A computed fold for a 77-nucleotide RNA from an uncultured Geobacteraceae bacterium, annotated as c-di-GMP-I-UAU riboswitch aptamer. Its Rfam family is "c-di-GMP-I-UAU riboswitch aptamer". Its family is annotated with cyclic-di-GMP binding in the Gene Ontology.
RNA sequence: CGGUGAAAAUGCAAACCUUGGGUAACCUUGGGACGCAAAGCCACGAGUCCAAUCAUUGGAUAGUCGGGUUGCCAAGG
Numbered sequence: 001c002g003g004u005g006a007a008a009a010u011g012c013a014a015a016c017c018u019u020g021g022g023u024a025a026c027c028u029u030g031g032g033a034c035g036c037a038a039a040g041c042c043a044c045g046a047g048u049c050c051a052a053u054c055a056u057u058g059g060a061u062a063g064u065c066g067g068g069u070u071g072c073c074a075a076g077g
């Protein structure tokens, strides 16, 4: 420089159970491990979900996709 995931190191943690919060989606604490090399962060666009709705409005989701931003180890050169 590179970033294709072999090996090693390191990190995250679905379902489910559990503590607390919320009308709910969902968030949170501890366990757990289906997966993940950005499954780090940001609701900007689309999607999905929830509440009240005629329209629509407000909210949730970054582990649905796109976009923005920062970044570990390592094959290889």
Stems, first nucleotide, its partner, number of pairs: 001076001005073001011036002016031002020027002034063001040069003044066003047061006